[in-house]
Context: one part of a larger RNA
RNA sequence: UGACGGGGGCCCGCACAAGCGGUGGAGCAUGUGGUUUAAUUCGAAGCAACGCGCAGAACCUUACCAGCCCUUGACAUCCCGAUUUGGGGGAGUGGAGACACACCCUUUCAGUUCGGCUGGAUCGGAGACAGGUGCUGCAUGGCUGUCGUCAGCUCGUGUCGUGAGAUGUUGGGUUAAGUCCCGCAACGAGCGCAACCCCUACUCUUAGUUGCCAUCAGUUCGGCUGGGCACUCUAGGAGGACCGCCGGUGAUAAGCCGGAGGAAGGUGGGGAUGACGUCAAGUCCUCAUGGCCCUUAUGGGCUGGGCUACACACGUGCUACAAUGGCAGUGACAGAGGGACGCGACCCCGCGAGGGUGAGCAAAUCUCCAAAAGCUGUCUCAGUUCGGAUUGUACUCUGCAACUCGAGUGCAUGAAGGUGGAAUCGCUAGUAAUCGUGGAUCAGCAUGCCACGGUGAAUACGUCCCGUGCAGCAAUUGG
Numbered sequence: 001u002g003a004c005g006g007g008g009g010c011c012c013g014c015a016c017a018a019g020c021g022g023u024g025g026a027g028c029a030u031g032u033g034g035u036u037u038a039a040u041u042c043g044a045a046g047c048a049a050c051g052c053g054c055a056g057a058a059c060c061u062u063a064c065c066a067g068c069c070c071u072u073g074a075c076a077u078c079c080c081g082a083u084u085u086g087g088g089g090g091a092g093u094g095g096a097g098a099c100a101c102a103c104c105c106u107u108u109c110a111g112u113u114c115g116g117c118u119g120g121a122u123c124g125g126a127g128a129c130a131g132g133u134g135c136u137g138c139a140u141g142g143c144u145g146u147c148g149u150c151a152g153c154u155c156g157u158g159u160c161g162u163g164a165g166a167u168g169u170u171g172g173g174u175u176a177a178g179u180c181c182c183g184c185a186a187c188g189a190g191c192g193c194a195a196c197c198c199c200u201a202c203u204c205u206u207a208g209u210u211g212c213c214a215u216c217a218g219u220u221c222g223g224c225u226g227g228g229c230a231c232u233c234u235a236g237g238a239g240g241a242c243c244g245c246c247g248g249u250g251a252u253a254a255g256c257c258g259g260a261g262g263a264a265g266g267u268g269g270g271g272a273u274g275a276c277g278u279c280a281a282g283u284c285c286u287c288a289u290g291g292c293c294c295u296u297a298u299g300g301g302c303u304g305g306g307c308u309a310c311a312c313a314c315g316u317g318c319u320a321c322a323a324u325g326g327c328a329g330u331g332a333c334a335g336a337g338g339g340a341c342g343c344g345a346c347c348c349c350g351c352g353a354g355g356g357u358g359a360g361c362a363a364a365u366c367u368c369c370a371a372a373a374g375c376u377g378u379c380u381c382a383g384u385u386c387g388g389a390u391u392g393u394a395c396u397c398u399g400c401a402a403c404u405c406g407a408g409u410g411c412a413u414g415a416a417g418g419u420g421g422a423a424u425c426g427c428u429a430g431u432a433a434u435c436g437u438g439g440a441u442c443a444g445c446a447u448g449c450c451a452c453g454g455u456g457a458a459u460a461c462g463u464c465c466c467g468u469g470c471a472g473c474a475a476u477u478g479g
Stems, first nucleotide, its partner, number of pairs: 007473001011469001015463002019427005026319008034310002042053002064305007073129001077128002079125006086107005092101003109119003131294002134292003140288002142283003145279001147277001152191006158167003171182003197271004202239007211229001216226003242265001245259005321420001325379006337368003342361002347356003386417001391412007433455007
C1' cells in the first nucleotide's frame, strides 16, 4: 500500500422479511453424468457447465464406427505433354455406392502477324505443394461470459515524506451515482456516472388508394361506389418535464417532503450503452495464427450404421393431479411478424390429419389469422365425462428414402398421478400468474429460443439474521 476476519460502523440489492406462483414427488420432452457400445464425434464443469455451442442429427449435416475405394489428391499456384474442345441433358452395363466402361441428343471457345502462336478449358504426367473439426485457449489475435450498469479506476502540476508512498479521491451534508453543495495543501484533468441515441405515453403540424356515413348522394347493405381528409391510424417534423411554480425543511447551499397545474413529476416506463481490472475464466470445432504432429494417411470419396443405446443419478422444461374445473353448444375482441421453388381465400370431397380446384397478392390493398374470457346446458367429488402416458390398428403429409430414427389424424387402449420430504427458484406493476399469436432455423420436424399482444393480482412493517456490494477506522497489541 493492499487483501482477509465466525471485529465494529454506514449504505445498497427480490438479499432477507411480507406476499403470489413454482421446482424437489408423477408421466413425458430435453441436456448432462454414468454405464453400455464397433461407434455411441467433440467441446462446456460452482455462481458464470447441464432446452449450453446445436436458430432445427432419417441421407446430407458429421467431425465418430464398419466396410469398399483414391493418392499432386474434393480445393489453390507453378511446369511439361496431349486434345481443341468444353458445358448441359437423357438413357445403358457392372457395382451397395463412390467409381469404371460404352452410347445418344442439344449447344459449341476468344484473339490471331493465320504458325496450335497466345489465352481459356479438359485429360495425362512429374514434383514443389495441397489437405488435417489432429495437439497445445497454459504460446496467441479476435470474440464472449463474470464481478456489475457495481461507482468506481487513474493522471498532470504542486505540497508532504529519506523512501515505499500520501494528498487530491479523506471530512460535514446529499444523491440512483466520485451526483451535487460546503469545507480542506491542494488546483485541475481523463476513463466511467449522467446527458446526447432508439422505442413508448400527450399535443400540434405536414401528408392521405388505411380509416369514416362524421357530412352528402347512390347502394346488391359489404366503406361497396361516387365523394371527402374531420376523426382513427400510419410516418416525417415540432412542442412538452426543468424541482420550472407555491408552501415547508435544510447551513442562506446541494437537496429532501408536500401541493398546484399537467397526458406524464422528480432518472415518467423500457432498450441500447459495460470504466481500470479479476477469474493463466471460455473458445485452436466460426475465423485467423506461432509451435508440434500426420502425408498411399491423423488427408479425400462413398454405402450402411452411430450421435436417438439404458439397471441408474442430476439440471431445465411441458402436461397434470381437477368443480375458480372437464365436456358440448353458442360466441366477441388483438398486436407483432411472414409470404413467389411462397402465402393461399371461396367452393367441393373427407369424421379428421388432409386432398382437389385455384381467385387474389412482391402485399397498410391479397393471404397466413387468435385463445382464454362471456352466455347456456351437462357432469356432482369418483382414479371420475379428471389425467393423458403406453400399446394395437387404419390412414395423412414431407422427402430419392420415415426399419434403426419424422411429424400429424381417426378408432380402440386407457398407466402413474389425489398438491409432492429435506431443500430450493422466480417475481415489486401492466410486473407475477394465466391465455393464445408470430418469427428465425427449416423439404419435413419445437414442450426449446426470440419476439407479440389479451386477461390481470397480492405484498414490502422493516434491516435482527442469511447472502452480495461499496467506503472508511486500527488507537498501547486482531492475524
A computed fold for a 479-nucleotide part of an RNA from Iodidimonas muriae, annotated as small-subunit ribosomal RNA, 3' major domain. It matches the Rfam family "Bacterial small subunit ribosomal RNA". Rfam links the family to the GO terms ribosome and structural constituent of ribosome.